[in-house]
RNA sequence: UGCUUAUCAAGAAAGGCGGAGGGAAUGGCCCUGUGAAGCCUUAGCAACCAUCUAAGUUUUAGAAAUGGUGCUAAUUCCAUCCCGGAUGAAUCUGGGGUAGUUAAGUC
Numbered sequence: 001u002g003c004u005u006a007u008c009a010a011g012a013a014a015g016g017c018g019g020a021g022g023g024a025a026u027g028g029c030c031c032u033g034u035g036a037a038g039c040c041u042u043a044g045c046a047a048c049c050a051u052c053u054a055a056g057u058u059u060u061a062g063a064a065a066u067g068g069u070g071c072u073a074a075u076u077c078c079a080u081c082c083c084g085g086a087u088g089a090a091u092c093u094g095g096g097g098u099a100g101u102u103a104a105g106u107c
Stems, first nucleotide, its partner, number of pairs: 002106005008100001013042005021031003025080004043072003048068003051063005076099001081096006
């Protein structure tokens, strides 16, 4: 980097260094010198894997938060491609897909 499976309406921030960008892409709309990205410390959230319990079989339900990750503006911020619904229209809205995130596995 690719592939497979699952996942995404909830949840959780302070400080130090730093010094202009950031929210994946495009468009929109936002955040940002009342301090962006990045790095570090501490704290927190969650419960994917490991762990424990009970069923009993490639799994289901539950527990805990010790270890491995992850996360802590806005639904993955919204839309994007396809098929629908409501409306005269603007617009609103349902389902699926693509892409992406994270975890676990795998070449």